This is a predicted structure of a 73-nucleotide RNA (transfer RNA) from an Acidobacteriota bacterium. The sequence was found in a public genome assembly. Rfam family: tRNA. Lineage of the source: Bacteria > Pseudomonadati > Acidobacteriota. The coordinates come from a structure-prediction model, not an experiment, and the mean pLDDT is 83.

[in-house]
RNA sequence: GGGCCUGUAGCGCAGUUGGGAGCGCGCCUGGAUGGCAUUCAGGAGGUCACCGGUUCGAUCCCGGUCAGGUCCA
Numbered sequence: 001g002g003g004c005c006u007g008u009a010g011c012g013c014a015g016u017u018g019g020g021a022g023c024g025c026g027c028c029u030g031g032a033u034g035g036c037a038u039u040c041a042g043g044a045g046g047u048c049a050c051c052g053g054u055u056c057g058a059u060c061c062c063g064g065u066c067a068g069g070u071c072c073a
Stems, first nucleotide, its partner, number of pairs: 001072007010025004019056001027043006049065005
């Protein structure tokens, strides 16, 4: 330098008609217990890497950029 894959909540990851942004753990509040552990209920937390394009509408399709991984040279 070129090909391919990945980038979604603090961490690990789902997300296929293109129309609802989610799961587990963690965090916060409250209940159960004398207290801890544990458990139950509720809640906060998102520039879907970035820029642009297509579309009535984009996490999803197209182009470019950045970062990481991998293969080739």